About this RNA:
The part of an RNA shown here (small-subunit ribosomal RNA, 3' major domain) has 471 nucleotides and comes from an uncultured organism.
Context: one part of a larger RNA
This record gives sequence, C1' cells and structure tokens, in this order.
RNA sequence: UGACGGGGGCCCGCACAAGCGGUGGAGUAUGUGGUUUAAUUCGAUGCUAAACGAAGAACCUUACCAAGACUCGACAUAGUAGUGAAAUCUGCUGAAAGGCAGAGUUCCUUCGGGACGCUAUUACAGGUGCUGCAUGGCUGUCGUCAGCUCGUGCCGUGAGGUGUUGGGUUAAGUCCCGCAACGAGCGCAACCCUUGUCUUUAGUUGCCACCGUAAGGGGAACUCUAAAGAGACUGCCGACGACAAGUCGGAGGAAGGAGGGGAUGAGGUCAAGUCAUCAUGGCCUUUAUGUCUUGGGCUACACACAUACUACAAUGGUCGGUACAGAGGGGAGCGAAUGGGCGACCUGGAGCAAAUCUCUAAAACCGACCUCAAUACGGAUUGCAGUCUGCAACUCGACUGCAUGAAACUGGAAUCGCUAGUAAUCGUGGGUCAGCUAAACCACGGUGAAUACGUUCUCGGGCCUUGUACA
Repeated sequence: UGACGGGGGCCCGCACAAGCGGUGGAGUAUGUGGUUUAAUUCGAUGCUAAACGAAGAACCUUACCAAGACUCGACAUAGUAGUGAAAUCUGCUGAAAGGCAGAGUUCCUUCGGGACGCUAUUACAGGUGCUGCAUGGCUGUCGUCAGCUCGUGCCGUGAGGUGUUGGGUUAAGUCCCGCAACGAGCGCAACCCUUGUCUUUAGUUGCCACCGUAAGGGGAACUCUAAAGAGACUGCCGACGACAAGUCGGAGGAAGGAGGGGAUGAGGUCAAGUCAUCAUGGCCUUUAUGUCUUGGGCUACACACAUACUACAAUGGUCGGUACAGAGGGGAGCGAAUGGGCGACCUGGAGCAAAUCUCUAAAACCGACCUCAAUACGGAUUGCAGUCUGCAACUCGACUGCAUGAAACUGGAAUCGCUAGUAAUCGUGGGUCAGCUAAACCACGGUGAAUACGUUCUCGGGCCUUGUACA
C1' cells in the first nucleotide's frame, strides 16, 4: 500500500421488510447430468452452465457411427512431362458415390503456343484434430457500481503519501466550503434515439363531408403522417441551510426538480468463456485425423436437476351474439371475393414491390346453459380416418375430425420476479424456415392492481476508520 475480520461509523440497491404473482407437488415441452449405445458429435458447469452456442437435427445441416468408395484430392496457386476440346450423351454394375466401357469433338493463333480439361508427378491442398494455461478479436461478471489515474509542487531515507481526506450535499470523485496543494485525464452528467404537450409547414395512398353504381370531383378544420421549431432552467414565491451547494413546500404548466424508456459499460477482477464464427503461434495427421455417398445417430430411458407451458375450475367452462389495437411481414411472396368440405384444407385467382392490395386480435361486453361433481373442470395417452409441406414423414414433421378421457382438488423444506402503465392477465406480429417439435426467442399493443412503517436482521456494493503472525 492492499487484502481480510462472526471490528466500528456513515450510505445505497426489489437486499430485507410491506404487498402481488409464481417455482418446488401433477401432466407435457425443452435443456443438462447420469445410464445406455456401433454412434447417442462438440462446447458451456455456483452466482456469471443447463428454451445456452442452435434466429428452427426427417435427407441436407452434421462435426458422430456402420458400410461402400476416392487419393494433387470437394477447394487455391505455381511448375515439369505426356495427351486431348471442355462440354455433353449412352450402356453395364451399384443403395448411391464410385467403377468399367463406348460415342462425341471447339475457339483464338504471330503456328511457338494459349483458353479449357485429362493422365503422371513435384511444391502443396485439406483437418469442426490438440493446446482459450502460447494468443488476437469478441463476450460474460462485479456494475451503469462511482470509482481509476496523471503532471508539477510539498512531505517521507524508502516503499509511498498528499491531491482523492475533512464539514455539508447529490443518482454521481455531483456540486459548495475548507485544506500543501494547484491543475488535468479516463469515467459521472450532457451531446444521440424514442415517448409525453404545443406551433408552423406539407396533404397522398391517410383524414372530412357531399354528389355519384363506379370512375371522378370538393375541403385543409380535426385525426394522422414527417420535417423544422418552442417547451423545464430550481427560471418564480416561501421555509430551512453557512449569505454556499442544495433540500422541503407552493404557483403556473402537457410535463418539475435526472419527466418515462433506450443506446452508452472507466481502470481492473475471475490464467472466467470461446482454437467449433473468424484469425493465429506451436504440436499432430497426409491412400487419412482429408474427401464423397447410402443408411443410422444427435429424438435412446430405472432415474436426478434446470427453464417453461397447461391445469387443478364458478372472478370459471361451453354455446350464440357483438366491439375496439399497435407493431410488423409480403414476389419461387401475401393472397381477396366466389364455390366445396364438420374441419385441417382445397378450388379460384381480383388486387398488391404496398399509409392504396393482402396477412390481422383475444381477454372485455350482452344473453343462455352448467351448480361444486374428478364434473359440460382438466386435457395427457391411445385407436381409426384424413389434410399439408417435401425426392422422401418407418426410425423422426405439423395440423384436422371422431372416439378415448390419465395425473392433478393449489403443492414439504426451500426459493424466484416485480415499485406503475410496473406486476398480473389477454391476444398479435416477426426472424430462422420447404415444412416443423415455437409452449422458445425478439418485438407489439389491450385490460390493469396491491404495497413500501422502516434499515434491527439476510445478500451485494461504496467511503472513512481500526486490528492482523496474510501478500
């Protein structure tokens, strides 16, 4: 100087408390461990692994296994020798890849050769092989915590200290005052995006009303769209305070003291994670640890853990009626009207590269039935019949109809999230994608709470101080 303490003081955080809803019990989905297996490819392992890499494993993907094949190679560059168009087509064999056989014969030319192949060969290619404890880059975490440092000066023999401590204050090393310090840098804040109010400008595909079957014509108020501005600064008043920084209350205001949200992550810590995104040192491999193909596996199943979904019902379920979003997507696409089917879906093809066309709510509300029952709750499982995608749904897809109708009656110890348009609850869209295991992820809106006395305790963190046989 740090680190540590079941030392002390001050302070903060959904950290506790106060509340609301869950997890832990059931069924299923998904991931992991374990076991099994020819293979169940690999990585990630307390918080910071386990719906994680994977924004989508039937083939492909695919790295794994079995079998069958290739060897200058699936891919790049250069050279030497020989030879030929390269293509393309056909036959046999085969699960395919491959192997064998046959047909075929161009363009440019300075006639040397070249373009493009084949055969042999040399350098080499190739490796998702090893090492993340050799590395770059990227990432997680403490933590959006308020810290981390430097120059000069001063103090100390020196390591180092001072500044950065102290008194207040703040979300903040934020600001004020003081002070052997005076300044400065990286962080904080602000600048950026979005949302909330108003003004101006603009007016189609959007908005408004009227005429009209439609086409079309009219308006610029409102909504909206999208560009430029305004607006919030403790600016004003009062109290407190050290006449400071600031704190509390009030006025006006759409908004008040950082208005809400996002992006933004200092110096460092964990030899944290990644050699399988990529790059890369070293090592290993080279008729194989490379490459191709078919099939299988990654989907196994006494079990254990993690994350979710659906429930256990009446604040509910079923049936009928009926209303209201936002944000997105669309050309090998979105697909309307019409017609068929109980339905998945099929037919059809208008319109639309889209404020124009199209894909679009549910809970809510109104009425009826159910009347506390393992039931008109719950939907697992299984049988049969179908639809769709796709060479192909056996291993191993989704969806539909009929039938079947399991466990579960609110969950032990323990444990998680959340402070407001939040939790809870209800649907919608998108990416990936032929299809889908999405109940995941990322966005979007609808309905819309309760509680916070307080900081004793639990956890994590910041500052000062103290002890130490630790570095």